[in-house]
Molecule: TPP riboswitch aptamer (THI element)
Organism: uncultured Rhodobacteraceae bacterium
RNA sequence: GUAAAUCCGUUGGGGUGCCCCGUCCGGGGCUGAGAGGCGCGAGCCGACCCAUCGAACCUGAUCCGGACAAUGCCGGCGUAGGGAACGGAGAUCGAACCGAC
Numbered sequence: 001g002u003a004a005a006u007c008c009g010u011u012g013g014g015g016u017g018c019c020c021c022g023u024c025c026g027g028g029g030c031u032g033a034g035a036g037g038c039g040c041g042a043g044c045c046g047a048c049c050c051a052u053c054g055a056a057c058c059u060g061a062u063c064c065g066g067a068c069a070a071u072g073c074c075g076g077c078g079u080a081g082g083g084a085a086c087g088g089a090g091a092u093c094g095a096a097c098c099g100a101c
Stems, first nucleotide, its partner, number of pairs: 001097002006089005011051004017030005036045003057082003063076004
């Protein structure tokens, strides 16, 4: 000389699948943080998750392997290609590292 974990605020990003019963409405089961509500619809609202140290989420993908009643259910793909950020507290700190003496 230089921080981090973590927390807060604002802003922004994102997904909402599979199956069964049922005429619809509705009810139930599976996974998950989340599978919600309103609306004819466009869309809006809510919860939840994630925001560059970025597997939230999207693409590849009508992909490959496994499992299941079924499904991105699990694994691979994946050190792939994309993907939404600023401010404050932490910090009147100083572990560690670097430099000087």